[in-house]
RNA sequence: CGCGGAGUGGAGCAGUUGGUAGCUCGCCAGGCUCAUAACCUGGAGGUCACACGUUCGAGUCGUGUCUCCGCAA
Repeated sequence: CGCGGAGUGGAGCAGUUGGUAGCUCGCCAGGCUCAUAACCUGGAGGUCACACGUUCGAGUCGUGUCUCCGCAA
């Protein structure tokens, strides 16, 4: 250099057809308890890797770039 895959809250992942960005764990607060854990309720936290484009509308489609993994050489 060539081919394929991945990048989404702190962590692991959904979002498959373009139409409100979600789940589990974790974190914070409250409840329960003599207390802790467990359990219950609520909350914070996301420029969806970056830029441009298409579209009324992009996590999703197109182009380029960056990082990581794999294959081939």
Source information: A computed fold for a 73-nucleotide RNA from Prevotellaceae bacterium UBA1720, annotated as transfer RNA. Rfam family: tRNA. Rfam classes the family as a transfer RNA. Gene Ontology term of the family: triplet codon-amino acid adaptor activity. The source organism's lineage runs through Bacteria, Pseudomonadati, Bacteroidota, Bacteroidia and Prevotellaceae. Its mean pLDDT, the model's own confidence on a scale to 100, is 81.